About this RNA
This is a predicted structure of a 556-nucleotide part of an RNA (small-subunit ribosomal RNA, 5' domain) from an uncultured bacterium. It matches the Rfam family "Bacterial small subunit ribosomal RNA". Its family is annotated with structural constituent of ribosome and ribosome in the Gene Ontology. The RNAcentral record of the full RNA draws on ENA. The coordinates come from a structure-prediction model, not an experiment, and the mean pLDDT is 82.
Context: one part of a larger RNA
RNA sequence: GAUAAACGCUGGCGGCACACAUAAGACAUGCAAGUCGAACGAAAGUCGUUUUAGAAAUUUAGGAAGAGGACGAAGAUUUAUCUUAAGAAUCAGAGAAAAUCUUUAAGACAUAUGGCUUUAGUGGCGGACUGGUGAGUAACACGUAAGGAAUCUACCUAUUAGAGUGGAAUAACACUGAGAAAUCAGUGCUAAUACCGCAUACUCCAGAACAAUCGCAUGGUUGAUUUGGGAAAGGAGCAAUCCGCUAAUAGAUGAUCUUGCGGCUGAUUAGCUAGUUGGUAUGGUAACGGCAUACCAAGGCAACGAUCAGUAGCCGAACUGAGAGGUUGAACGGCCACAUUGGGACUGAGAUACGGCCCAGACUCCUACGGGAGGCAGCAGUCGGGAAUAUUGCGCAAUGGAGGGAACUCUGACGCAGUGAUGCCGCGUAUAGGAAGAAGUUUUUCGGAAUGUAAACUAUUGUCGUUAGGGAAGAGAACGGACAGUACCUAAGGAGGAAGCUCCGGCUAACUAUGUGCCAGCAGCCGCGGUAAUACAUAGGGGGCGAGCGUUAUCC
Numbered sequence: 001g002a003u004a005a006a007c008g009c010u011g012g013c014g015g016c017a018c019a020c021a022u023a024a025g026a027c028a029u030g031c032a033a034g035u036c037g038a039a040c041g042a043a044a045g046u047c048g049u050u051u052u053a054g055a056a057a058u059u060u061a062g063g064a065a066g067a068g069g070a071c072g073a074a075g076a077u078u079u080a081u082c083u084u085a086a087g088a089a090u091c092a093g094a095g096a097a098a099a100u101c102u103u104u105a106a107g108a109c110a111u112a113u114g115g116c117u118u119u120a121g122u123g124g125c126g127g128a129c130u131g132g133u134g135a136g137u138a139a140c141a142c143g144u145a146a147g148g149a150a151u152c153u154a155c156c157u158a159u160u161a162g163a164g165u166g167g168a169a170u171a172a173c174a175c176u177g178a179g180a181a182a183u184c185a186g187u188g189c190u191a192a193u194a195c196c197g198c199a200u201a202c203u204c205c206a207g208a209a210c211a212a213u214c215g216c217a218u219g220g221u222u223g224a225u226u227u228g229g230g231a232a233a234g235g236a237g238c239a240a241u242c243c244g245c246u247a248a249u250a251g252a253u254g255a256u257c258u259u260g261c262g263g264c265u266g267a268u269u270a271g272c273u274a275g276u277u278g279g280u281a282u283g284g285u286a287a288c289g290g291c292a293u294a295c296c297a298a299g300g301c302a303a304c305g306a307u308c309a310g311u312a313g314c315c316g317a318a319c320u321g322a323g324a325g326g327u328u329g330a331a332c333g334g335c336c337a338c339a340u341u342g343g344g345a346c347u348g349a350g351a352u353a354c355g356g357c358c359c360a361g362a363c364u365c366c367u368a369c370g371g372g373a374g375g376c377a378g379c380a381g382u383c384g385g386g387a388a389u390a391u392u393g394c395g396c397a398a399u400g401g402a403g404g405g406a407a408c409u410c411u412g413a414c415g416c417a418g419u420g421a422u423g424c425c426g427c428g429u430a431u432a433g434g435a436a437g438a439a440g441u442u443u444u445u446c447g448g449a450a451u452g453u454a455a456a457c458u459a460u461u462g463u464c465g466u467u468a469g470g471g472a473a474g475a476g477a478a479c480g481g482a483c484a485g486u487a488c489c490u491a492a493g494g495a496g497g498a499a500g501c502u503c504c505g506g507c508u509a510a511c512u513a514u515g516u517g518c519c520a521g522c523a524g525c526c527g528c529g530g531u532a533a534u535a536c537a538u539a540g541g542g543g544g545c546g547a548g549c550g551u552u553a554u555c556c
Base pairs, nucleotide, nucleotide: 001555002554003553005552006551007550008549009548012427013426014425015424016423017422018420019419020385025383026382027381029380030379031378034125035124036123039122040121042119043118044117045116046115047114048109049108050107051106052105053104054103055102057100058099059098060097066091067090073084074083075082076081077080132338133337134336142262143261144260145259146258147257148256151255152254156251157250158249159248160247161246162245164198165197166196167195173188174187175186176185177184178183204229205228206227207226208225210223211222212221213220214219234243235242236241264310265309266308271301272300273299276298277297278296279295280294281293282292283291313335314334315333316332317328318327319326320325340361341360342359343358344357363374364373365372366371391417393416394415395414399413400411401410402409403408430460431459432458433457440451441450442449443448464497466492467491468490469489470488474483500545501544502543503542504541505526506525507524511540512539513538514537515536521528522527
């Protein structure tokens, strides 16, 4: 000087980073890989137009019967009443009519076993990416430089050609049955871009023989000939067309194989090896090869360190150093290996297949004891271990990924927030004036000296923080912001809310008093302490660093 640090004392704010190094110990719970209905059948839900007839309800206009009895009229008479006929206002609201809506029945029509929504199943693509860990590995694992005339490559890009014609099933579903469950069996039905034939296919594959040309040993490239073999699927749309399908070539991307060189320790590990080393044949692989098998030969490696043992993921880089070098391999990026332990294959363009399958072991859980279920070294979180390491948070708004024609869905990748002075960086805890100098404290030769412009006191400012108001960018036409009422801006108020840690014998910056008396104690080294200790303890003073300081550990 540095650190993925821890511990002690202390602790105001912000930005950017980092955070189980130990038990690759065991894991409750939630989430971390799905998506496509424009491949397919089906299921559930839901959605019409119109005619005729009937029924109920409501509304509109309409105003019948009935009630009512104003004004006036006629008649009678006891002149104030009675009787008679007509009858306005007002109340009342029937039948018949029209419209709307609901409903019942019978029809007709609409691409019509139709449209829309959702989805268990079949099918496609993706679950080989992303994310985690460093147990194993001393190895072509990694780094670097070459080679493949010994190789594969889904999706993507470019180009050429094609897509004709048939078939048989099966899940779902229904029924039956077994089982505690997980789950399974039987019978019957059905679809497809699921499965299987036939046709066609110069260039493709296998074989045969030939020519030209090139080279790096086997050989490569090109051309024509011949024999045999090998394809396909549809969907959406009124259509145009678009998305898919098949064969082939080239590219891109990714992967694989071989080789030179390079990087740990031990000789108190000296010999190791039997598919071992090579050959022939066959098989296998995308491909070369003892990769595997049979036969033949007896080789191969090693003091330039084989074998064995120990340790360890490797690198870009990081720390240190003038450099050469030394140390480390946290975070970020590349490669490798692993996914409870060991083994195995399947599927697929691709498999160490973390959140796939099978078997065995250990462990945990359920059980009706017959049998089943599980795998956090994903993100959080729990127990344990430890000196020690965080939230069972928000969001898909951005970037990226999977599926989809798209809308969109999924995404603990990622973007953010939370915890921790763990680190780095920045800021603050006031500023100016203020006495030959208050009080207190320490010291004293008792005169004084120091703390000390420090405080008080007088002015001033407002960073951070507080309160109130406003309020983003990040989002490339529109819509859409988790972060976030955050950053930032404005105003108000007020020194108010914000300093400690360690050292003072020499190395090494910084001294006195008291206590103690080889005691108690200190200490990195030298060493200090046995009655005047600048070295122990306390106080005053001083030095250093400062939201840190000191100690411990490790590296240079």